The part of an RNA shown here (small-subunit ribosomal RNA, 3' major domain) has 476 nucleotides and comes from an uncultured bacterium.
Context: one part of a larger RNA
């Protein structure tokens, strides 16, 4: 100087408290451990591993296992020889896969050859999701969006170092003000960026319809761009104004006006560093290792196993509810090997036919909770839906291992969950549906979108984490 303290002072954070809803009990989904297995590929490990890499394992993926096959190789460059075409296309035949046979078809040329492609050969080499993240780059997590981390010159100290950065106030903030042997500066903070909330101008189709006309099913048509909206540019908020407090400062409290008020809400943005943190399996890469195999191809299996244990979720245990009937109101997205209206068939998943639409045009698309009416009457039930049987639909070469969905039947556990533990401070929690990526098919996961819409915060004694100053020290 730091680090540490069951030392002190001050301060902050859904840290506690005050509230609301969960997890822990049940069934199922999913990840992990363990066990099993020929294999159940590998990685991730307190917070910061465990619906994580994986935005999607039937084959493929796939790295694992078994079996069969290849050896200059599936891929790149170089040399020699051969062919003019192998490839491609067609036919025949055949394998699980690599094959085999026939037919067909190159370009340029100074005719020496060259290009291109394939076959054969020799090796140089290819190849490796083999090892080492404790050899590395790059990327990422975390403390933490915490307010800190430093430098130049000067001054002080023998020196390590100190000062500045401490102090008095203040702030979300090393934010600002004042003081001061310091004066300045850099990386951070804030602002500049995106989005959302208000207004104006411009633009007016595929959007909109106030007034006029046609039409009457509909902004459907003429017409219009006022309104909604869309999308470009501006404005608007700055403690600007008023009152009070304060050192006449910074700033704090209250008020006015305003769509918005003191950082308006949200996002992007992550300082110096810490954890030899994570990743050699995204990629790159040093070294080591394999080279008729630790490389390559194919079929099948496995990653989906199951006494059990844990994490994360979904659905419930019901009447603030279940079921039925018939009405209403979104936003954000996707669509061509696609979205698919309408009509018809089917109880249904879906099928047949097929209009329109590369989409402010057509379509996915029905929003659902909600409101109204009816029914159930507190029960393991008209709650709950696991499990199982049968019959089907769809995708796909193929749903046995191992897909999703539909109909009928079956109708398990479960009556609110021990110790313990998690999230959340406002359009938030809770609750309700909708969309997208991945994707042939396959979400209760993930990423978004809107609808309905709370309760509580006295306070900082205590638990956890963090910041500043100070003190002690068997550590540095």
């Nucleotide at each position: 100087u730091g680090a540490c303290g069951g030392g002190g002072a001050c301060c902050c954070g859904c840290a506690c408290a005050a509230g609301c809803g969960g997890u822990g009990g049940a069934g199922c989904a999913u990840g992990u451990g363990g066990u099993u297995u020929a294999a159940u590929u590998c990685g991730a490990a307190g917070c910061a591993a465990c619906g994580c890499g994986a935005a999607g394992a039937a084959c493929c993926u796939u790295a694992c296992c078994c079996g069969g096959c290849c050896u200059u190789g599936a891929c790149a460059u170089c040399c020699c020889c051969c062919u003019g075409a192998c490839a491609g296309u067609g036919u025949a035949u055949g394998u699980a896969a690599u094959g085999u046979a026939c037919a067909u078809u190159c370009c340029c040329u100074u005719c020496g050859g060259g290009g291109c492609a394939g076959g054969g050969g020799a090796g140089a080499c290819a190849g490796g999701u083999g090892g080492u993240g404790c050899a590395u780059g790059g990327u990422u997590g975390u403390c933490g969006u915490c307010a800190g981390c430093u430098c130049g010159u000067g001054u002080c100290g023998u020196g390590a170092g100190a000062u500045g950065u401490u102090g008095g106030g203040u702030u979300a903030a090393g934010u600002c003000c004042c003081g001061c042997a310091a004066c300045g500066a850099g990386c951070g903070c804030a602002a500049c960026c995106c989005u959302u909330a208000c207004c104006c101008a411009c633009a007016g189709u595929a959007g909109c319809c106030a007034g006029c006309a046609c039409a009457a099913a509909a902004g459907g048509u003429g017409g219009g761009c006022a309104c909604u909206c869309u999308g470009u540019g501006g404005g608007g908020a700055c403690u600007g104004c008023c009152g009070g407090g304060g050192a006449c400062a910074a700033c704090c409290c209250g008020g006015a006006g305003g769509a918005a008020g003191g950082u308006g809400g949200g996002g992007a943005u992550g300082a110096c560093g810490u954890c030899a943190a994570a990743u050699c399996a995204u990629c790159a890469u040093g070294c080591c290792c394999c080279u008729u195999a630790u490389g390559g191809c194919c079929g099948g299996g496995g990653c989906u196993a199951c006494a059990c244990a844990c994490g994360u979720g979904c659905u419930a245990c019901a009447a603030u509810g279940g079921c039925g009937u018939a009405a209403a109101c979104a936003a954000a997205g996707g669509g061509a090997a696609g979205c698919g209206a309408g009509a018809g068939a089917g109880u249904g998943a879906u099928c047949u036919u097929a209009a329109g639409c590369g989409a402010a045009a057509c379509u996915c698309a029905a929003a659902a909770a909600u409101a109204a009416c009816g029914u159930c009457c507190c029960a393991g039930u008209u709650c709950g839906g696991a499990u199982u049987g049968c019959a089907g639909u769809c995708u796909g070469c193929a749903a046995c291992u191992c897909g999703a969905c539909u109909g009928c039947a079956u109708g398990a556990a479960g009556c609110u969950g021990g110790a313990a533990u998690c999230g959340c401070u406002a359009g938030u929690a809770a609750u309700c549906g909708c969309g997208g990526a991945u994707c042939a098919g396959a979400a209760u996961g993930c990423c978004g979108c809107g609808g309905u819409g709370a309760a509580u915060a006295c306070g900082u004694u205590c638990c956890c984490g963090g910041g500043u100053c100070u003190u002690g020290u068997a550590c540095u």

Description
The RNAcentral record of the full RNA draws on ENA, Greengenes and SILVA.